Background
The prediction has a mean pLDDT of 78. Two RNAs folded together computationally: RNase P RNA and transfer RNA, 447 nucleotides in total. It holds a member of the Rfam family "Bacterial RNase P class A". Rfam describes the family as follows. Ribonuclease P (RNase P) is a ubiquitous endoribonuclease, found in archaea, bacteria and eukarya as well as chloroplasts and mitochondria.
RNA sequence: GGACGGGCAGUCGCUCCGGGGCGUCUCGAAAGGGGCGUUUUCGGGGAGGAAAGUCCGGUCUCCAUAGGGCGGCAUGCCGGCUAACGGCCGGGGGGGCUCGCUCAAAGCGAGUUUUACGGAUAGUGCCACAGAAAACAAUACCGCCUGUUAAGUAAUUGGCAGGUAAGGGUGAAAAGGUGCGGUAAGAGCGCACCGCGGCAGCAGUAAUGCGCGCCGGCAGGGCAAACCCCAUGCGGAGCAAGACCAAAUAGGGGACCAGGAGCGGCCCGCUCCGUUACGAGUUCCGGGUAGGUCGCUGGAGCCGGGGAGUAAUUCCCGGCCAAGAUGAAUGACUGUCGCCUCGCAAGAGGAUACAGAAACCGGCUUACAGUCC
RNA sequence: CGGGGCGUAGCGCAGCCUGGUAGCGCACCACAAUGGGGUUGUGGGGGUCGGAGGUUCAAAUCCUCUCGCCCCGA
Numbered sequence: 001g002g003a004c005g006g007g008c009a010g011u012c013g014c015u016c017c018g019g020g021g022c023g024u025c026u027c028g029a030a031a032g033g034g035g036c037g038u039u040u041u042c043g044g045g046g047a048g049g050a051a052a053g054u055c056c057g058g059u060c061u062c063c064a065u066a067g068g069g070c071g072g073c074a075u076g077c078c079g080g081c082u083a084a085c086g087g088c089c090g091g092g093g094g095g096g097c098u099c100g101c102u103c104a105a106a107g108c109g110a111g112u113u114u115u116a117c118g119g120a121u122a123g124u125g126c127c128a129c130a131g132a133a134a135a136c137a138a139u140a141c142c143g144c145c146u147g148u149u150a151a152g153u154a155a156u157u158g159g160c161a162g163g164u165a166a167g168g169g170u171g172a173a174a175a176g177g178u179g180c181g182g183u184a185a186g187a188g189c190g191c192a193c194c195g196c197g198g199c200a201g202c203a204g205u206a207a208u209g210c211g212c213g214c215c216g217g218c219a220g221g222g223c224a225a226a227c228c229c230c231a232u233g234c235g236g237a238g239c240a241a242g243a244c245c246a247a248a249u250a251g252g253g254g255a256c257c258a259g260g261a262g263c264g265g266c267c268c269g270c271u272c273c274g275u276u277a278c279g280a281g282u283u284c285c286g287g288g289u290a291g292g293u294c295g296c297u298g299g300a301g302c303c304g305g306g307g308a309g310u311a312a313u314u315c316c317c318g319g320c321c322a323a324g325a326u327g328a329a330u331g332a333c334u335g336u337c338g339c340c341u342c343g344c345a346a347g348a349g350g351a352u353a354c355a356g357a358a359a360c361c362g363g364c365u366u367a368c369a370g371u372c373c
Numbered sequence: 374c375g376g377g378g379c380g381u382a383g384c385g386c387a388g389c390c391u392g393g394u395a396g397c398g399c400a401c402c403a404c405a406a407u408g409g410g411g412u413u414g415u416g417g418g419g420g421u422c423g424g425a426g427g428u429u430c431a432a433a434u435c436c437u438c439u440c441g442c443c444c445c446g447a
Stems, first nucleotide, its partner, number of pairs: 001373004006337007014046007021038007048354001052365002055363005060238004072234005077091005092117001093115009118229002123227002125223003141168002143164009176194006195218001196216004201210003242294004252285005257279001259273005301320008339350004374446007383399004393430001401417006423439005
């Protein structure tokens, strides 16, 4: 880093689906069909690698939406994959570790591992303590040197004016290294080599690498997981989305004034409500609540084989259907096998983790007894 | 399903935005004043800043992941 996440059998339960039986309603002339229910019976399905955190991205649904800008949030080397992504794969650059070359350091090469990796010459800001000085580098602390002055026989010492960033010291960080020349002492001040920046050229899709050639004495600290700048992307809400059916009561609107409603239309008949009445009257309509149904699980799906590609991934063929609850099921017990320990053996004892779907999918992150590679 | 806040000494809280010494009150310990106690005064001790990793010279503070608690909306 990857895979698995106990197996089998029996008994008793839970939930969903299907078939039969039974009951009931209904259509039909009948045969038969359909709906609903069921304390009945049979059969079948029933948690995960993370179902978790809800950190990203999408499908789906509703709302919003001329076009553009400001603001906000997110991402940030290059190429590819993908429905999409802040994910994955490959590559480049940087860092760490190990090994080899080397006396050692530095450097080079190899292996392995890791990386939130645009911009510090767009601007603003910060850098404690220490230190002379912390960013327009420097008012020179020690030291070195020159001039002058004082003391001293002298060596030398002190003051003043200047030069010097090579040496010391401070710090996480102080304007390239070695050598030679040069100088009063110094300094890329000059030169050689190395280093650095830029350009041509070469390789690569690109990031980038090489750069022996040419140019430049040499650019100038760090922090953007500080504000910010640049580039790119983003409308909002979420299955309690949303759609449909729809009781009682209250409220809204219309009609009616003694009758109205139901028995599918009409008549008869039956039943119920109301009845000497403008009423807490009768009746109809619509919205919406309780409640119910759908959304709901067949999908960027799973398994096997083959092809393309370094890989992520993708294409073709064949096969398969594998939870859908709504206070919320997926469990308990027994036996046996498997795991660990003790024991020569018979056997005895022990452990079995993290955690549990709730519209669905692709990732990331986190938790995890034990076993295998 | 969605949004926000908190965790710092035994207790209650600052500090975090704008990085550099972790502080205040009560409590605790010692001493003094008192015959003794309370009270007061003086002095002192006590901190993995919830945990892990990273950025930075440097992290309680900035970033990421994670644990626990509290609140709000549909």